[in-house]
Overview
The RNA shown here (Lysine riboswitch aptamer) has 168 nucleotides and comes from a mouse gut metagenome.

């Protein structure tokens, strides 16, 4: 340098299915009141409904959806993923900021968990991201037992995936 593996069944990721949750909410229709703005993320423009009643409250009918979750099983995998940043494309009524979605690159992060704080969320569900904390893999010294050597167990401490083991 090539190849194949290992960490956990609570290792990562993912489309369809299926539950509940969203929510008895938005939306709409009546009927009352009130009576001029009120809508597309913000600003500016442009459009669009509006006295045949915007907007709001109130009462009753009707009645959703989408993103997130959880559940076996299946199929890619072991930088598997994630997340920050720049730059391209797309795409949001036009513009600017800004969101969404894709790539490339650069930085980080060895993993899961619990907790506590921030965004994001409808949420007290989960995502992400910093920080404790044990707790796991794996290498390294050091002790101690096994059995005096390679070697294995177990313990203390240090590191941490461009790592680490096996073979060529």
């Nucleotide at each position: 340098g090539a190849u194949a593996g290992a960490g956990g069944u609570u290792g990562c990721g993912u489309a369809a299915u299926u539950c509940a949750u969203g929510a008895g909410u938005a939306a709409c229709u009546u009927a009352u009141c009130a009576g001029a703005u009120g809508c597309a993320g913000c600003a500016g423009g442009u459009g669009c409904a509006g006295a045949a009643g915007a907007u709001g409250a109130u009462a009753a009918g009707c009645a959703a959806a989408a993103g997130g979750g959880g559940a076996a099983a299946g199929c890619g995998c072991c930088g598997a993923a994630a997340g920050a940043g720049c730059a391209u494309a797309u795409u949001u009524c036009c513009u600017g900021c800004g969101g969404a979605u894709a790539u490339u690159c650069u930085c980080u992060u060895g993993g899961g968990c619990a907790u506590a704080u921030a965004u994001u969320g409808a949420a007290c569900a989960a995502a992400u991201a910093u920080a404790u904390g044990a707790c796991u893999g794996u290498c390294a010294u050091u002790u101690u037992u096994c059995a005096g050597c390679a070697g294995a167990a177990a313990a203390a401490u240090g590191g941490u995936g461009c790592g680490c083991u096996a073979u060529c």
Its mean pLDDT, the model's own confidence on a scale to 100, is 80.